[in-house]
This record gives sequence, structure tokens and C1' cells, in this order.
RNA sequence: CAGAGUAGGUGUUAUGCGUCAAGUGUUACCAGAUGGGAAGUUGCUGGUAAACGAAAGAUAGGUCAAAUAUGAGGGCCAAUCUGCGAUGUAUCACUGCAACCGCUG
Repeated sequence: CAGAGUAGGUGUUAUGCGUCAAGUGUUACCAGAUGGGAAGUUGCUGGUAAACGAAAGAUAGGUCAAAUAUGAGGGCCAAUCUGCGAUGUAUCACUGCAACCGCUG
């Protein structure tokens, strides 16, 4: 002098969750982890509180009530499929620590 290497970020794929509203995102407080070492926040995670907030549709099945009975009808329950959601997890691709020390050339 040059390089490697983090927590994470974006996107793809797969598989889930919710759609009867959790999750995600925002604000405040507290705590925690964070290149190999010690350590740090304006980045990340968790907890509490508050505010805000949404896209549903189709198929057939079971069940309930009504009238003498009949369903292309109504309510409820579960199942499947297609969508939707600042949605969880994992893989892959790209990207990725300010200062000090260390590692490689």
C1' cells in the first nucleotide's frame, strides 16, 4: 500500500402465517447482540406502551331454522384453489462497520 471478513439491506425461489387482522411499518422508554479481539451507534433485535392501518373472490361438502314440502336462497363450521399483506423462516445472487489492534499478500 492492497485484500479478506459483521449485524444487516434488496431481490429470486421454496415453504408457512394472517386475511373473523396478527404480522410488518411509526413514536417513546428499557435491555441485548453485533467482521478475528476489545468496543461503539445515527444501523439491528427483543420487551412494554400509544397512535395509525388493509382485498377479497370462487368451488363443492357438512350442519341449523322456517313452512305440508321443494332451493340457483340465508346463517354457521371446516376443506381446496386463486389473489391480497411494508407478512415469518430458509436457500441463492448482489451489497455491507467510523476509529484502534489483529489476519493475509
This is a predicted structure of a 105-nucleotide RNA (THF (Tetrahydrofolate) riboswitch aptamer) from a marine sediment metagenome. It matches the Rfam family "THF (Tetrahydrofolate) riboswitch aptamer". For this family Rfam cites "A eubacterial riboswitch class that senses the coenzyme tetrahydrofolate" (Ames et al., Chem Biol, 2010). The sequence is in RNAcentral, with records from MGnify. Model confidence (mean pLDDT): 84 of 100.